[in-house]
RNA sequence: UUCUUAUCUAGAGUGACUGAGGGACUGGCCCUAUGAAGUCCAGCAACCUAGACUUUUUGAUGGUGCUAAUUCCAGCAGGUUUUAUAUCUGAGAGAUGAGAA
Numbered sequence: 001u002u003c004u005u006a007u008c009u010a011g012a013g014u015g016a017c018u019g020a021g022g023g024a025c026u027g028g029c030c031c032u033a034u035g036a037a038g039u040c041c042a043g044c045a046a047c048c049u050a051g052a053c054u055u056u057u058u059g060a061u062g063g064u065g066c067u068a069a070u071u072c073c074a075g076c077a078g079g080u081u082u083u084a085u086a087u088c089u090g091a092g093a094g095a096u097g098a099g100a101a
Base pairs, nucleotide, nucleotide: 001101002100003099004098005097006096007095008094013041015040016039017038021031022030023029025075026074027073028072042067043066044065047063048062049059050058051057052056071093076090077089078088079087080086
């Protein structure tokens, strides 16, 4: 990098250093010197993992992940509705884990 598969409306910072961007992409809408991204520390969660009384449940040493807004909303197709629109379902795209090539 590609493929398979599971999950994605919960949860988690008044910390230190540093100093301008960030929210995948496009459009929108937002966050940000009352401090972005990054590093450290802290925390959350429980995929891998450990245990038990194994349809379930407990834990958090280790490997990942995560800590604004539903994956921030939409993008493609369809249903209901409508003046405008609103809303629902599915797909696609994306993120993360595990496995495989």